[in-house]
Predicted 3D model of an 84-nucleotide RNA (transfer RNA) from a Candidatus Liptonbacteria bacterium. The sequence is in RNAcentral, with records from ENA. The prediction has a mean pLDDT of 80. The source organism's lineage runs through Bacteria, Bacteria candidate phyla and Candidatus Liptoniibacteriota. It matches the Rfam family "tRNA". Rfam's curators write: Transfer RNA (tRNA) molecules are approximately 80 nucleotides in length.

RNA sequence: GGGCGAGUGGCGUAACUGGCAGCCGCACACGACUUAAGAUCGUGUGGCCGAAAGGCCGUGUGGGUUCGACUCCCACCUCGCCCA
Numbered sequence: 001g002g003g004c005g006a007g008u009g010g011c012g013u014a015a016c017u018g019g020c021a022g023c024c025g026c027a028c029a030c031g032a033c034u035u036a037a038g039a040u041c042g043u044g045u046g047g048c049c050g051a052a053a054g055g056c057c058g059u060g061u062g063g064g065u066u067c068g069a070c071u072c073c074c075a076c077c078u079c080g081c082c083c084a
Base pairs, nucleotide, nucleotide: 001083002082003081004080005079006078007077010026011025012024019067027045028044029043030042031041032040046057047056048055049054060076061075062074063073064072
C1' cells in the first nucleotide's frame, strides 16, 4: 500500500430483509433476609435541562439517501485478520 471483518450503557452482548434504540447477562446503588458478611430475593441504573410533568441529545467521527437509519451509501478514525 491492497482486501476482509469489527466498533451500541460502566463491561460483555441483542435488536435479520430500514419502523418505539438499549433485550439478556455482569457489575453497581438502595432495600429485604443475617449478629455481620456472602448467597438469595425485590427495585433501580445512557447523558443534559427541569421542582415535577416532560423536553432535547445519544449506536466510533463527519456527511448523504429516506417520511423514517444501529441497519443502506461515501469519507475518515481505532482495533483485529489476510495479501504484498